[in-house]
c-di-AMP riboswitch aptamer (ydaO/yuaA leader) from Sporanaerobacter acetigenes, 134 nucleotides, folded computationally.
It matches the Rfam family "c-di-AMP riboswitch aptamer (ydaO/yuaA leader)". Rfam links the family to the GO terms cyclic-di-AMP binding and regulation of gene expression.
The prediction has a mean pLDDT of 82.
C1' cells in the first nucleotide's frame, strides 16, 4: 500500500433551478457565463376537421347541486434523509402559459437556470445488495 473481517457513522426535503466572474457599493439586485432542464425545427414513418398545443407527478371518473360555484370519494401518476430494489406507513394528485399555430425530427434556432418547506430524534421504519469515512 492492497485485501479480508468486525463495529460505528452517512441527518435536510420538493424542484431543471446549482455554482463562478465582473460592475455597483451597503436602499443601487445589473451584466456575462455555468451544473442541470424545456421548446421549435428535415428526410423516413405516422396522423386527419368541430379548435389545438406546452411545462408539470398533477390526468381521469363518480356522486351531491336545476345550472354555475362548490364539496366528497376514488384514480392515472408522483414524493419521503448515503444509493438502488422490495415491503410498509404517511403525503401530493396543484398551478401556469401559447393564442388558431407546433406529430416524430439530423443540422440548426431559441428559452429557463425559480420558488417554497422541514427539524431534536422523527415511518429519517424494516429487509437485501452496494458506496464512502473512521
Nucleotide at each position: 500500500a492492497a485485501g479480508c473481517u468486525a463495529c460505528a457513522c452517512u441527518u435536510g426535503c420538493u424542484g431543471a433551478a446549482u455554482c463562478c466572474u465582473g460592475a455597483a457599493u451597503u436602499u443601487u439586485c445589473c451584466a456575462g457565463g455555468u451544473a442541470c432542464g424545456g421548446a421549435g425545427g428535415a428526410a423516413c414513418c405516422a396522423c386527419u376537421a368541430a379548435g389545438g398545443g406546452g411545462u408539470u407527478a398533477a390526468u381521469c371518473c363518480a356522486u351531491a347541486u336545476u345550472g354555475u360555484c362548490u364539496a366528497u370519494g376514488g384514480u392515472a401518476g408522483g414524493g419521503a434523509a448515503c444509493c438502488u430494489u422490495c415491503u410498509a406507513u404517511c403525503c401530493c394528485g396543484a398551478a401556469c402559459c401559447c393564442g388558431u399555430c407546433a406529430g416524430c425530427u439530423a443540422a440548426c434556432u431559441u428559452c429557463g437556470g425559480a420558488a417554497g418547506c422541514a427539524g431534536a430524534a422523527c415511518a429519517a421504519g424494516g429487509a437485501a445488495g452496494g458506496a464512502g469515512u473512521g